[in-house]
RNA sequence: GCCCCGGUAGCUCAGAGGACAGAGCAGGCCCCUCCUAAGGGCAAGGUCGGAUGUUCAAAUCAUCUCCGGGGCG
Numbered sequence: 001g002c003c004c005c006g007g008u009a010g011c012u013c014a015g016a017g018g019a020c021a022g023a024g025c026a027g028g029c030c031c032c033u034c035c036u037a038a039g040g041g042c043a044a045g046g047u048c049g050g051a052u053g054u055u056c057a058a059a060u061c062a063u064c065u066c067c068g069g070g071g072c073g
Stems, first nucleotide, its partner, number of pairs: 001072007010025004018056001028042004049065005
């Protein structure tokens, strides 16, 4: 230098053009228990790495760019 994969909640990840963007774990509150753990319930938590474009509509498509990983030279 070229090519490929990834970046979505604190963490691990779903979501392949139209539902208010979801789950598990962690954290908070409550129930249960003599106490803890386990179990049950509730609520919260996101400018989808950034910018621009395409589209009636973009986390999703395109281009540029940043970060991480891999391959080739």

Predicted 3D model of a 73-nucleotide RNA (transfer RNA) from a Gammaproteobacteria bacterium.
RNAcentral holds the sequence, with entries from ENA.
Rfam family: tRNA. From the family's description: Transfer RNA (tRNA) molecules are approximately 80 nucleotides in length. Its family is annotated with triplet codon-amino acid adaptor activity in the Gene Ontology.
The organism belongs to Gammaproteobacteria, within Bacteria.
The prediction has a mean pLDDT of 80.